[in-house]
RNA sequence: UAACGCUUUCGGGGCACGGUGACCUAGCUCACGCUACGUGAGACAGGAAUUCCGGACCGGCGGUUACAGCCCGCGAGCCCUACGGGGCAGGAGAUGGUGAAAUUCCAUCGCCGACAGUACAGUCUGGAUAAGAGAAAGCACGC
Numbered sequence: 001u002a003a004c005g006c007u008u009u010c011g012g013g014g015c016a017c018g019g020u021g022a023c024c025u026a027g028c029u030c031a032c033g034c035u036a037c038g039u040g041a042g043a044c045a046g047g048a049a050u051u052c053c054g055g056a057c058c059g060g061c062g063g064u065u066a067c068a069g070c071c072c073g074c075g076a077g078c079c080c081u082a083c084g085g086g087g088c089a090g091g092a093g094a095u096g097g098u099g100a101a102a103u104u105c106c107a108u109c110g111c112c113g114a115c116a117g118u119a120c121a122g123u124c125u126g127g128a129u130a131a132g133a134g135a136a137a138g139c140a141c142g143c
Stems, first nucleotide, its partner, number of pairs: 005139006015055001017054003023047003028042006056123002058113002060074004069111002077088004093109005115126003
C1' cells in the first nucleotide's frame, strides 16, 4: 500500500405550555315503555386528544471542489423466497449574501416524515433486548 477472510464492539432523536370537548361515569328532571328496570331528551358535576386547534420540539447512513431531514443514493416498510435474493412502495426548498467552489455555511421565509393501536400521531403505546445502511478496533495473510 492493494485485495480477501475471521472476530468483537458500536450503530435514532423529539409535544413544554395552553384551547376545544367526540365520548364515558354516578346521581337529578321530563317523556315513553314489555315493570327485570330499560330507551330517549335536558341541565349540572367529574374524567376525557402528547393524535384536533394554537404553539413547541426532532432529523439514521454513504457521497457530494464547502459542513445537507428536503441534491444523488442506501437503510428502515409491505409481499414472495430455494434465504442467495427478487418485486412493490418510497416524503419534502426556495430567495438573497459570502466565496475559487455551497439547493450543504450565514440570513430570511417555507416544507416533509412507514405500519398497527387509540378521538385522526414525525414525537404516545407496540412489533423492537428486533433489524439495518454503515462506523471503529483487533487478528491473520500477500507484496
Source information:
The RNA shown here (FMN riboswitch aptamer (RFN element)) has 143 nucleotides and comes from a Lentisphaeria bacterium. The coordinates come from a structure-prediction model, not an experiment, and the mean pLDDT is 83. Of the family's consensus pairs, 96% are formed in the model. The source organism's lineage runs through Bacteria, Pseudomonadati, Lentisphaerota and Lentisphaeria. It was read from a public genome assembly, where an Rfam model found it.